[in-house]
This is a predicted structure of a 116-nucleotide RNA (SAM riboswitch aptamer (S box leader)) from Mucilaginibacter gilvus. The prediction has a mean pLDDT of 81. Of the family's consensus pairs, 97% are formed in the model. Its Rfam family is "SAM riboswitch aptamer (S box leader)". Gene Ontology term of the family: regulation of gene expression. NCBI's taxonomy places the organism under Bacteria, Bacteroidota, Sphingobacteriia, Sphingobacteriales, Mucilaginibacter.

RNA sequence: UACUUAUCCAGAAAGACAGAGGGAAAGGCCCUAUGAUGUCUUAGCAACCUGUACCGGCUUUAAGCAUGGUGUAAGGUGCUAAUUCCUGCUUCGUGUUUAACGAGGACAGAUAAGCU
Numbered sequence: 001u002a003c004u005u006a007u008c009c010a011g012a013a014a015g016a017c018a019g020a021g022g023g024a025a026a027g028g029c030c031c032u033a034u035g036a037u038g039u040c041u042u043a044g045c046a047a048c049c050u051g052u053a054c055c056g057g058c059u060u061u062a063a064g065c066a067u068g069g070u071g072u073a074a075g076g077u078g079c080u081a082a083u084u085c086c087u088g089c090u091u092c093g094u095g096u097u098u099a100a101c102g103a104g105g106a107c108a109g110a111u112a113a114g115c116u
Stems, first nucleotide, its partner, number of pairs: 003114006013042005021031003026087003043080003048076003051072006057065003084108001089105006
């Protein structure tokens, strides 16, 4: 970097440095000198992976596992404005057949794990 799978309406911020943009992209709407974005420190959230505790499953002499569930939060990531901030494309439904609304899907994106 590409691919595969899973999740994305929950949750969780203070300080220091620095100083003007930022929220991926387009439109909208927001955040921002009462200091954004970024870096660092500390704290926290969460539970994807590892570890670990308990209860199962499978094989079994021991013991083990491409194994399920519930915890925990030590380790690896991640995250800590707004639902992925909202919308775009499409299907179905309601409808005054316009507007608008509801439900699903696709595309794009983010994160994790695996693989390359």